[in-house]
Molecule: RNase P RNA; transfer RNA
Organism: Polyangiales bacterium
RNA sequence: CGGAGCGGCUCUGGUGAUCGCUCGUUCGCACUCGUGCGGGCGGGAGGAAAGUCCGAGCUCCAUAGGGCAGGGUGCGAGCUAACGGCUCGUGGGGGUGACCCCGAGGAAAGUGCAACAGAGAGAUACCGCCGCGACGCGCGCGAGCGCUGCGCGGUAAGGGUGAAAUGGCGGGGUAAGAGCCCACCGGACCGGCGGCAACGUCGGUCGCAUGGCAAACCCCACCCGGUGCAAGACGAAAUAGGGGAGCGCAGCCGUCGUGGAGACACGGCGGUCGGAGAGUGGCCCGCUCGAGCUCCCGGGUAACGUCGCUCGAGGCAUGUGGUGACACGUGUCCCAGAGGAAUGAUCACCACCCGCGCGCCAGCGAUGGUCGCGGGCUACAAAACUCGGCUUACGAGCUCUCCGACCA
RNA sequence: GGAUCUGUAGCUCAAUCGGCAGAGCACCCGGUUCUUACCCGGGAGGUUGAGGGUUCGAUGCCCUCCGGAUCCACCA
Numbered sequence: 001c002g003g004a005g006c007g008g009c010u011c012u013g014g015u016g017a018u019c020g021c022u023c024g025u026u027c028g029c030a031c032u033c034g035u036g037c038g039g040g041c042g043g044g045a046g047g048a049a050a051g052u053c054c055g056a057g058c059u060c061c062a063u064a065g066g067g068c069a070g071g072g073u074g075c076g077a078g079c080u081a082a083c084g085g086c087u088c089g090u091g092g093g094g095g096u097g098a099c100c101c102c103g104a105g106g107a108a109a110g111u112g113c114a115a116c117a118g119a120g121a122g123a124u125a126c127c128g129c130c131g132c133g134a135c136g137c138g139c140g141c142g143a144g145c146g147c148u149g150c151g152c153g154g155u156a157a158g159g160g161u162g163a164a165a166u167g168g169c170g171g172g173g174u175a176a177g178a179g180c181c182c183a184c185c186g187g188a189c190c191g192g193c194g195g196c197a198a199c200g201u202c203g204g205u206c207g208c209a210u211g212g213c214a215a216a217c218c219c220c221a222c223c224c225g226g227u228g229c230a231a232g233a234c235g236a237a238a239u240a241g242g243g244g245a246g247c248g249c250a251g252c253c254g255u256c257g258u259g260g261a262g263a264c265a266c267g268g269c270g271g272u273c274g275g276a277g278a279g280u281g282g283c284c285c286g287c288u289c290g291a292g293c294u295c296c297c298g299g300g301u302a303a304c305g306u307c308g309c310u311c312g313a314g315g316c317a318u319g320u321g322g323u324g325a326c327a328c329g330u331g332u333c334c335c336a337g338a339g340g341a342a343u344g345a346u347c348a349c350c351a352c353c354c355g356c357g358c359g360c361c362a363g364c365g366a367u368g369g370u371c372g373c374g375g376g377c378u379a380c381a382a383a384a385c386u387c388g389g390c391u392u393a394c395g396a397g398c399u400c401u402c403c404g405a406c407c408a
Numbered sequence: 409g410g411a412u413c414u415g416u417a418g419c420u421c422a423a424u425c426g427g428c429a430g431a432g433c434a435c436c437c438g439g440u441u442c443u444u445a446c447c448c449g450g451g452a453g454g455u456u457g458a459g460g461g462u463u464c465g466a467u468g469c470c471c472u473c474c475g476g477a478u479c480c481a482c483c484a
Stems, first nucleotide, its partner, number of pairs: 001404005007399005013350007021044011046380001050391002053389005058228001060226002065285004070224005075089005090104001091102004105219002110217002112213002126159002128155006135149001136147004167185002170182003186208001187206008232307004242297006251272009277289003299483003314333008352376006359370004409480007418433004427464001435451005457473005
C1' cells in the first nucleotide's frame, strides 16, 4: 500500500434564538372546591422502542394439586430470577490464516421410508472369474482332449447402476476369491494416566455381519397449569333492565316467629344431602364457589374516570474475586409516563453526506486536498405494564488481528 | 396493544406417508359459421410469498423474514 477476519468497542449530529406540546413541583389568580388560567424551576424515545420468536416479574383463577394427552429442549461444566440466552471448554466441519459455522442423545427396543436406475436397497450373483457334471459337435483305434450352449455349485477381486452396494489400501494365499492370513490406517471393547466432566492420550485384546434417515413415528433424560394491563381493582352513566331456545335449584331435619282449637300453612335462622354450571384450549380425578347458567337475536354506554403506571433482577463511578459470562462491597444519581396517543416547528452557524462547477493546487495517471453554489436537514425507525435475551433493519467512527506485495 | 390462522398459474382450488406440480374458468392459435357466441382440436402460462437448513430428493419437515385475514371493552 492492497485485500480480508462481517473480530471487538462506542455513538445515534452539536450550539444559540423564537414559537409551541406533555408530565411533575412551586407561586399567584379565579370559581361551580378540584379543576382551569398564567409565571418560575426540573424531566421528556431507541439500539433496535420493531418482529412478538423465547424466558421471567406482575395479575386473576386452589397456595397452582395428581394422572393422561400435548408442547419444548438435547456435547460438558458454569452464569443467571429464568431461558431455546450468555461464558469457558470438548468433538466435528470450512478457511493458507486471523477467524467462522454446528438442531452435536439413541438406528443391535420396535415400526416405517429409500422415486428412477440397477441382478440386488437389507441382507443380493446380471455380466465376469473358477470348479464339477451330462448331452451335442469336432479330433483320436482307444483312454481321453478341445469348443459352444445347458445344468449344479463356489466367489463381492473386476465391470455396470445409484445419493448410498457389507471398512480402506497393499502384500501373501487360493481352483477363483474373500480379514482367509499379515503390515499400516479406521472401528469396537478393556485397562492405565490427565481432566469435575464432555473428552484426550498411551498400552493391550478382538479380524471386526447387523449401513443411511429420528428438522419420519418413536425411545431415553430433563422442563412446562392456564391467562395476558383489552390482565385486574374501585367508581360513574345509559336502556326495550327486551325476546327466543336449552339445562338446573327452590328437597329433608331442627328451632323460632305469626295465623289457627288442632292438623297444618307462611316466613326467618342453623345443619345436612343433592345440585346444572363456573373457576379463560382437551379428557379423568381432586379442590373451591354454587342458584342460577349456556347459546342466539336485538339494545345501551362507549375507545368513560381513577388506580394498576413506573425505584427497577435500575444507571454511573470505583474496589475485590473469577480465564470469562458474572458475583459481592462502597459511593453517588432519580432519568418519559402520554393515552386515537406529547417528545415538535422555523431561522442562523458549525459538523456530515450527495451533486455540479470540465474552478484552483498536487500527481504521468488513478485519485486526493481545497474553494464556491445547490440539495439532504439525515440511515433504520418512533415508547403504549415492566425487565432479560434472540432475530431482523440500518448510518457513522475508533481499535485489534491475519494474508500478500514492496521499502529500510 | 395482545392472541390466532393463512399464502400453489390471471381467478377458484387439488396434489395419499417427502418421489416427474395438476383441474375448472379465463387467455392464445386453428376448425365450424355469412359473422359472433356455443361447440371441436391443439397450445402457452409456476423462483409453490422470499431466504437458509435437514434429506439422495422439499409444495408438504425445521428456522428466519415478507404480505394478508380473523378475534379480544363494559352493562344487561